[in-house]
Molecule: transfer RNA
Organism: Candidatus Methanoperedens sp.
């Protein structure tokens, strides 16, 4: 440089193909239940979906660029 994958709550990842209120599990918070801690149970918060630009009535989703990360191929001038 070239190919490919993948970026989504603090973590670990599904939704993307086929566009239609952004979600699980794990942790945080508060409760209940224990003498009391785990442990179960119930609630609550917590997302610029990597950045920008386009298409569309409506984009995480589809197109373009470009940024980071991981794996592959080149080693020529």
């Nucleotide at each position: 440089g070239c190919c490919u994958c993948g970026g989504u709550g603090g973590c670990u990842c599904a939704g993307c193909c086929u566009g239609g209120c952004a979600g699980a599990g794990c942790g945080a918070g508060a409760g209940a239940u224990u003498u009391g801690u785990a442990a179960u149970c119930u609630c609550u918060a917590g997302g610029u979906c990597g950045a920008g630009g386009g298409u569309u009535c409506a984009a995480a989703u589809c197109c373009c660029u470009c940024c980071c990360g991981g794996g592959g191929c080149u080693c020529c001038a």